About this RNA
The RNA shown here (transfer RNA) has 72 nucleotides and comes from Candidatus Shapirobacteria bacterium GW2011_GWF2_37_20. The coordinates come from a structure-prediction model, not an experiment, and the mean pLDDT is 81. The organism belongs to Candidatus Shapironibacteriota, within Bacteria.

[in-house]
RNA sequence: GCGCCCAUAGUUUAACGGAUAGAAUAGCGGUUUGCGGAACCGUUGAUCUGAGUUCGAUUCUCAGUAGGCGCA
Repeated sequence: GCGCCCAUAGUUUAACGGAUAGAAUAGCGGUUUGCGGAACCGUUGAUCUGAGUUCGAUUCUCAGUAGGCGCA
């Protein structure tokens, strides 16, 4: 340099182009406990960036950025 794959809460991840973007775990609060852990209840938090298509984009297209793999 070229080609391919991937990018969603702190982390692991779901989501026919139409749901309030859903869970688990972590964090916070509570119940419980002599204290903690575990358990149970509640709660906060996310679509890599910019454009395009569309009535509507996490999803499709293009460019970029970051990561991974292969070839040179």